RNA sequence: AGGGUUUGAUCCUGGCUCAGAAUGAACGUUGGCGGCGUGGAUUAGGCAUGCAAGUCGCGCGAGAAAUCUUGGACUGAAGCUUCGGUUGAUUUCUAGGAUGGACAGCGGCGCAAGGGAGAGUAACGCGUAGUUACUUACCCCAGGGUCCGGGAUAGCCAUGGGAAACUGUGGGUAAUACCGGAUGAUAUCUCCGGAUCAAAGGUGUGAUUCCGCCCUGGGAGGGGACUGCGUCCUACUAGCUUGUUGGUGGGGUAAUGGCCUACCAAGGCUUUGAUGGGUAGCGGGCGUGAGAGCGUGGCCCGUCUCACUGGGACUGAGACACUGCACAGACACCUACGGGUGGCUGCAGUCGAGAAUCUUCGGCAAUGGGCGAAAGCCUGACCGAGCGACGCCGCGUGCGGGAUGAAGGCCUUCGGGUUGUAAACCGCUGUCAGUUGGGAGGAAAUCUGCAGGGGUUCUCCCCUGCGGUUGACCUAUCUUCAGAGGAAGACCGGGCUAAGUUCGUGCCAGCAGCCGCGGUAAGACGAACCGGUCGAACGUUAUUCGGAAUCAUUGGGCUUAAAGGGUGCGUAGGCGGUGCGGAAAGUUGGGUGUGAAAGCCCUCGGCUCAACCGAGGAAUUGCGCCCAAUACUGCCGCGCUAGAGGGAGACAGAGGUGAGCGGAACUGAUGGUGGAGCGGUGAAAUGCGUUGAUAUUAUCAGGAACACCAGUAGCGAAAGCGGCUCACUGGGUCUCUUCUGACGCUGAGGCACGAAAGCUAGGGUAGCGAACAGGAUUAGAUACCCGAGUAGUCCUGGCCGUAAACGCUGUGAGCUAGGUGUUGCGUUAGCCACGAGCUAGCGCAGUGUCGAAAGGAAGCUGUUAAGCUCACCGCCUGGGAAGUACGGUCGCAAGACUGAAACUUUAAGGAGUUGGCGGGGGAGCACCACAAGGGGUGCGGCGUGCGGUUUAAUCUAACUCAACGCAGAGAACCUUACUAGGGGCGACGGUAGGAUGAAGGCCAGCUUGAAGAGUUUGCCUGACAGACCAAGAGGUGGUGCAUGGCCGCCGUCAGCUCGUGCUGUGAAGUGUCCAGCUAAGCCUGGCAACGAGCGAGACCUGUAUCUGCAAUUGCUAGCGGGUGUUUACACGACCGAGCACUUUGCAGAGACUGCCUUGGAAACGAGGAGGAAGGUGCGGGCUACGGUAGGUCUGUAUGCCCCGAAUCCCCUAGGCUACACGCGCGCAACAAUGGUUGGGACAAUGGGAUGCAACUCCGAAAGGAGAAGCUAAACCUCUAAACCCAAUCCAAGUCCAGAUUGAGGCUUGCAACUCAGCCUCAUGACGACGGAAUCCCUAGUAAUCAGAAGUCAUCACCUUCUGGUGAAUAUGUCCCUGCUCCUUGCACACACCGCCCGUCAAAUCAACCGAGCAGGUUCUGGGUAAAAUGUAGUUUCUUGAUUACAUUGAAUCUAGGAUCAGUGAGGUGGGUUAAGUCGUCACAAGGUA
Repeated sequence: AGGGUUUGAUCCUGGCUCAGAAUGAACGUUGGCGGCGUGGAUUAGGCAUGCAAGUCGCGCGAGAAAUCUUGGACUGAAGCUUCGGUUGAUUUCUAGGAUGGACAGCGGCGCAAGGGAGAGUAACGCGUAGUUACUUACCCCAGGGUCCGGGAUAGCCAUGGGAAACUGUGGGUAAUACCGGAUGAUAUCUCCGGAUCAAAGGUGUGAUUCCGCCCUGGGAGGGGACUGCGUCCUACUAGCUUGUUGGUGGGGUAAUGGCCUACCAAGGCUUUGAUGGGUAGCGGGCGUGAGAGCGUGGCCCGUCUCACUGGGACUGAGACACUGCACAGACACCUACGGGUGGCUGCAGUCGAGAAUCUUCGGCAAUGGGCGAAAGCCUGACCGAGCGACGCCGCGUGCGGGAUGAAGGCCUUCGGGUUGUAAACCGCUGUCAGUUGGGAGGAAAUCUGCAGGGGUUCUCCCCUGCGGUUGACCUAUCUUCAGAGGAAGACCGGGCUAAGUUCGUGCCAGCAGCCGCGGUAAGACGAACCGGUCGAACGUUAUUCGGAAUCAUUGGGCUUAAAGGGUGCGUAGGCGGUGCGGAAAGUUGGGUGUGAAAGCCCUCGGCUCAACCGAGGAAUUGCGCCCAAUACUGCCGCGCUAGAGGGAGACAGAGGUGAGCGGAACUGAUGGUGGAGCGGUGAAAUGCGUUGAUAUUAUCAGGAACACCAGUAGCGAAAGCGGCUCACUGGGUCUCUUCUGACGCUGAGGCACGAAAGCUAGGGUAGCGAACAGGAUUAGAUACCCGAGUAGUCCUGGCCGUAAACGCUGUGAGCUAGGUGUUGCGUUAGCCACGAGCUAGCGCAGUGUCGAAAGGAAGCUGUUAAGCUCACCGCCUGGGAAGUACGGUCGCAAGACUGAAACUUUAAGGAGUUGGCGGGGGAGCACCACAAGGGGUGCGGCGUGCGGUUUAAUCUAACUCAACGCAGAGAACCUUACUAGGGGCGACGGUAGGAUGAAGGCCAGCUUGAAGAGUUUGCCUGACAGACCAAGAGGUGGUGCAUGGCCGCCGUCAGCUCGUGCUGUGAAGUGUCCAGCUAAGCCUGGCAACGAGCGAGACCUGUAUCUGCAAUUGCUAGCGGGUGUUUACACGACCGAGCACUUUGCAGAGACUGCCUUGGAAACGAGGAGGAAGGUGCGGGCUACGGUAGGUCUGUAUGCCCCGAAUCCCCUAGGCUACACGCGCGCAACAAUGGUUGGGACAAUGGGAUGCAACUCCGAAAGGAGAAGCUAAACCUCUAAACCCAAUCCAAGUCCAGAUUGAGGCUUGCAACUCAGCCUCAUGACGACGGAAUCCCUAGUAAUCAGAAGUCAUCACCUUCUGGUGAAUAUGUCCCUGCUCCUUGCACACACCGCCCGUCAAAUCAACCGAGCAGGUUCUGGGUAAAAUGUAGUUUCUUGAUUACAUUGAAUCUAGGAUCAGUGAGGUGGGUUAAGUCGUCACAAGGUA
């Protein structure tokens, strides 16, 4: 810091999405240790159990157990003894005292803190800065005081009620409990004289002195109240308010105040958002971000609020009180049914709901709190431990060596590569965990003993030293032992985004954050291997910020992408020219107070480091106060004239309103002329017309609109305004520079105007003309076209308030080059025909066009800005749903204005580019286009191919041109791929098996349709056979949409590109365009292009003319021979000779628009000469970049898949030859330009040894028998036919035509039935020139005639060549079919066989309406509990209690309203959904723009 995604590609707009950080998280997989944190976010849902607030005996009465002690009584061990007794241990009882302090009580302090939660609250609740009319227990300081009395009451005793909770009555008792009196510095009140108000003692031998108590003042800290500013969404909530706003008197409070009350006034709040609705505790902070911001408020700190729900007060310094009280309600529990009890949003814990959140732990050792003089007690605050990877931080899971690069896995081009120094193996170490034994610290105080010192005394306080006392929990750290031992996963690997291969799957299964993968070679699914990232974690989900400048203050836009209000006037508001002076609100500077702590940041320090913690600093951008400055803004005052307005004088104009007038046209009426049609259309028809139309003419009537002028001319705010005249009237421009003196600009709401259509009432109605009906068109035609025609269009009054109301461009102001038109006014100059004249220039104001700078995504805009700035308003934030629904306002209605959401989608869109296309335009071209012609096809017969059908099989491919006499240049077998039947085949390797003889060969028999295939017997040879696994050979098996190669067509075309430069943000353009010319992007000229390449051309080849050379098998003019047969002729297949000619071969020449005339700038064209040939001479070969997923896996090659003992190989037979039918290509015909018969003439190209075959003979012929020659310019094929001559046929299904069929033959071949060809005789079908439609052809061409070759044993109506005869027509065009170029439109790019719209049918989703139904929340009115207040009464001690009434008064109840969701028969439109129906609305002039 950006990336992906709209397109064929591009730029832009714009949304969606990703990478980052974070969390009180949850889920999935995995999981070694420790430190520090953190953990009920949902049901403020319900709770069992335990604990969470007590303490003081140094305030009081009473006082158990126990201990000590005193007196008395009893007992009487032991000792002494005069034996009488005595002393008297011990035991028990009793009375008192002391210590002791349990249970409970009175009293004091505390329980208002600490702890929890966020329901409510949009508020002075919180934050910040201030203010004061107040209060404050405990603490500190200061002053003063602490005197004399009194009566009760609990406990207790006695006695009742009740199941219990609890409670009644009587008696008696204490206080630091309660009360009275005294005193009164201070305090309070005050009429300034005065009046009023207090207390408590305790400890102790001992108290002014210690601990307390009372009054007063001050302090500290806390609290109450008030104020400025800040604090979410909603206008589809616009008005709210009656104690409401203020005043006076009174009450109330600690205290101000309508806080309350009486009276008076009628105010107060609000678009700077009142009132209402929704949501929410607020802040310090936290997350994110560069910041501004945005989101958030868990833990910690401050504060507010709440405590089962609702309202209420009491006590108290403090509460309207979490573990207090009374009442009401819901819920739960106990009950003897009468009545009672309870409140975990304290710590644990439980149920429920939920994706989800812990132990019914230890301790007061530390810190802190309450009480106490203290010891101490209490403390789920707190300190600790436990559970959870929930978060952050740290550590470990080893280190070094180790290549036969082991095995295994995976891949492989089979060579190898990779996993990988990884492992094994060798050496070493000992963190953590485990084990053994030590062990610092968290502890210092308090208290106590002793000693000493100080405070004048002391029971009190302080200090010092020594000794003693206190650890719930954690243990740092050291040490013993053993041993690499106990410790690695998760996600990802198509792009974004780091990391890829193989196999499986086959639009299936699945993935996916976005784009998108998957339909047989998936780097995207699943698995494996390998790799990448992070690591005790890794991913996913949810949410927030970021990226997003995608709500834009920083920091966006509105001509066409979403977005300028239809236009003006104007209220509030915002903004505002110029000079001087003043004050100092904003502003600026300085100072000061505050901005809690924690946190963030910096520095230093403490835990081994870090997280974490401590100390100091900085920061806290804010608010208040003080001082200063005065440029700017605001305010006050005085001026100015450049803005604005007024005045004077001119001017232009379809500006507006009303009235009057006019002509043309139209329609109607009347009369005349006239006589059959008119009208209308692509063509028609409906319609009108002999009752006289149309046409023409005259007169009359009516309504509407105003031709020409007329113009990107004028006027108006816009809508809009057009004959002429008059009246009234608004605005503007120019000139003069005379007046006022900022009077201005914009403008939310508001008001006014506002095309057409429409509505309402009344008129009017010629023409035109929705609707309706008719005629056509059409598959249909509810349309386009035609004939009619009602509303309406017109006028008057009133509504409506919208338009592509558009310059798709809000208004106003300033600034920033020009050129060129035009309108109005002024001005200067010139001219003339002297006019309201013309021309040229200048100024101002309008209105066009082209353009610099600049802007813009581009198209474009450009002084009339979309440039550079200012002011104000309106509007936009992806597409659809939708300008829809609901609500509201307006309207007579139609409807208008305001205006969503659910759901759905990854695009929708703008501008330009390249193509393609158009029932767009222009130019050029073609016999696979037309025209002008010639001949065919399409009819019938036959041949042949295709489809279809049939069949065991009729193998397959090819299907517009560009499949169909095509592959197939020739299926009886073979071919052959198909069908039926039969038979055969597995290299190499492994596992078992095999000398008990596998397998093979030979002879014979049997089986079989046939075959040595099977089987049997005999003989020979002698080692590997068969089975399974696995791997091969082979495959005309699949895929031409996996491919190579080759080919067809576009293309008988003239195009297709590149380098450099230039233009454009870019895709791209330019060049390749324009003009001319050409067969041609061939050439010439112009031009930001200059060059080049592949094509075209050149080239190669055939042919036509000539020349040279050459001369065998060719030729023979001239010369000489020879041979044959009868003179004479023939023979160049005879000889010599020759190469003249023909011919053949080779090499050349020739043609180049070279020459002439003419047009043109040139290129080039037209005509002509010469020439064998004339304008690429004619014909052929050669076929650009590419497209068509064109054809071919069945020519061959080849990837992958499949078959593998059968989809392989061989054999026999059949089939490819079938036949109701349809189509293509041909042949022969239908006849006289002919048929038949007889006679006669002239070629060329080819082929030939498995061959061509002369010639002779035989046969009527096909053919047969024999056979010369020829490896071929020699021999053979080989008599060419049409043609010419003669004869005949005479218009007929014929002497035409020949299909079909019968009979007899011939030939090839192993074989001729299915299924060959030929010959002869006989038979003699259809057919008499072919509908719609369609094919080929421009000269040696068409047509016609035969010949040869290919294939080939045989088979040609096929194909390819060859020659013979030999025309007609055009010399053009773009009408049809197409091609090329330019241009234009496009919503197409799979490219018009494109795209695309709506209804209907089907499935599904959310929403809206809906008779209603059943709820939640809230407001208002009514009745009411406890309690409070007031009034009156009663009362035994009266600051109390109690009764009655009044007022206020919560939930529930009741009546009504508002609002929010739920549900609802049925209805409505909308969205979505590979292949449904009907049409074809839009995109091209989309076929009616």

The RNA shown here (small-subunit ribosomal RNA) has 1489 nucleotides and comes from a metagenome. It matches the Rfam family "Bacterial small subunit ribosomal RNA". Model confidence (mean pLDDT): 81 of 100.